Predicted 3D model of a 72-nucleotide RNA (transfer RNA) from a bacterium.
Model confidence (mean pLDDT): 86 of 100.
Its Rfam family is "tRNA". By type it is a transfer RNA. Gene Ontology term of the family: triplet codon-amino acid adaptor activity.
RNAcentral holds the sequence, with entries from ENA.
RNA sequence: UGCGGAGUAGAGCAGUGGCAGCUCACCAGGCUCAUAACCUGGGGGUCGUGAGUUCGAAUCUCACCUCCGCAA
Repeated sequence: UGCGGAGUAGAGCAGUGGCAGCUCACCAGGCUCAUAACCUGGGGGUCGUGAGUUCGAAUCUCACCUCCGCAA
């Protein structure tokens, strides 16, 4: 320098144009002599950044940033 992949809650991931979700973790309550497990509820995101297309974008397009791989 070129090509490809990835970036979504604290962590790991789903979501291919129409309400942003799951598991674990965290908080509260229940259960228990108590802890864990289990049960119920709750908080936490402006979807890497900016722009464009569209009635509508996490999703499509462009540029940029970061990480990983391949090639030179």